[in-house]
Notes: A computed fold for a 91-nucleotide RNA from Enteractinococcus coprophilus, annotated as Glycine riboswitch aptamer. Rfam family: Glycine riboswitch aptamer. About the family: This family represents the bacterial glycine riboswitch. The sequence was found by an Rfam model in a public genome assembly. The source organism's lineage runs through Bacteria, Actinomycetota, Actinomycetes, Micrococcaceae and Enteractinococcus. Of the family's consensus pairs, 90% are formed in the model.
RNA sequence: ACAUAGUAGACGGGAGAGCCCACAUUAGGUGGGCACCGACGGUGCAACUUCCUCCCCGGAAUCUCUCAGGUAUCCCAACCGUUUACUACAG
Numbered sequence: 001a002c003a004u005a006g007u008a009g010a011c012g013g014g015a016g017a018g019c020c021c022a023c024a025u026u027a028g029g030u031g032g033g034c035a036c037c038g039a040c041g042g043u044g045c046a047a048c049u050u051c052c053u054c055c056c057c058g059g060a061a062u063c064u065c066u067c068a069g070g071u072a073u074c075c076c077a078a079c080c081g082u083u084u085a086c087u088a089c090a091g
Stems, first nucleotide, its partner, number of pairs: 004088010018034006035071003041067001042065001044063001048058001
C1' cells in the first nucleotide's frame, strides 16, 4: 500500500399474490373458510465426487416444495449499486 474474495454495517433501488363471513373499527385489527404468491428463513435434488464397477458420504440455485412467511399502504424483502470496517491473499 493497489486490486480481488468473503463477512458485517450505512445509504439508495427493489417484485409477486385475494375473496367471502362474523366481531370490532375510522380504520384497514382479530377469528373462521376456501384460494393464491415466492425474493427473509427453511426442504429436496443434477452433473461431479480415489484405478474399474457398484454402494456410501459430499454436492448449487432466481429450480423445487410451500413448513414458516406473505396477498391495500408501510415494514420486511433475495438481488444490484455506492461506501466503511474486519479477515484472507501476505508478506